[in-house]
RNA sequence: GAUAGAGGUGCAAAAGUCAAUAGUAAAGCAACAUUGAUGCCCGGAUAGGCUGUUGCUUAAAAGGGUCUUUUGCCGAAAUGAAUACUUGGUAUCCGCCAUUUAUUUGUUGGUUCGUUGUAGAAUAUGCACCGAACUGUCACUAAGCAUUAGUGGAGCGCUAUC
Numbered sequence: 001g002a003u004a005g006a007g008g009u010g011c012a013a014a015a016g017u018c019a020a021u022a023g024u025a026a027a028g029c030a031a032c033a034u035u036g037a038u039g040c041c042c043g044g045a046u047a048g049g050c051u052g053u054u055g056c057u058u059a060a061a062a063g064g065g066u067c068u069u070u071u072g073c074c075g076a077a078a079u080g081a082a083u084a085c086u087u088g089g090u091a092u093c094c095g096c097c098a099u100u101u102a103u104u105u106g107u108u109g110g111u112u113c114g115u116u117g118u119a120g121a122a123u124a125u126g127c128a129c130c131g132a133a134c135u136g137u138c139a140c141u142a143a144g145c146a147u148u149a150g151u152g153g154a155g156c157g158c159u160a161u162c
Base pairs, nucleotide, nucleotide: 001162002161003160004159005158008074010073011072012071013070014069015068016067018065026058027057028056029055030054031053032052033051038047042095043094044093045092046091077108078107079106080105081104082103083102084101087098088097089096109135110134111133112132113131114130116128117127118126119125137153138152139151140150141149142148143147
């Protein structure tokens, strides 16, 4: 340097299914009130003119989640920052916010649980910091010796073969 592997409630994607979202949003009809609406928040400008409540009828969806199957894999993948790009939020435009993809770079070995924060309809769940436990791997030390224990490190690692 090349090839092949290991960690395990291992990682990610696709399809289907189920629950919830929700009898909610929206639409239609009726009645009543009401006069200045207009981006999720915020700033500026132009244009311009509504809105709310109750009852009845009809009645969703997306993101996220459970389960099953299949596929690709072991920096699998997740995430922060910078640059460029896509799309959306609107009566229109500029900011702004969110979002898509790619490149560079930083962090994280893996899983589970918990506090806090954030997103979310949510108690589900995701993400971030921190903490704890378990676990794999290498180094060092010790011993009860191809195992056990302690300390420490990180995947740009570890093991095997050539």
Overview:
A computed fold for a 162-nucleotide RNA from a sheep gut metagenome, annotated as Lysine riboswitch aptamer. The prediction has a mean pLDDT of 78. The RNAcentral record of the sequence draws on MGnify. Rfam family: Lysine riboswitch aptamer. From the family's description: Riboswitches are metabolite binding domains within certain messenger RNAs that serve as precision sensors for their corresponding targets.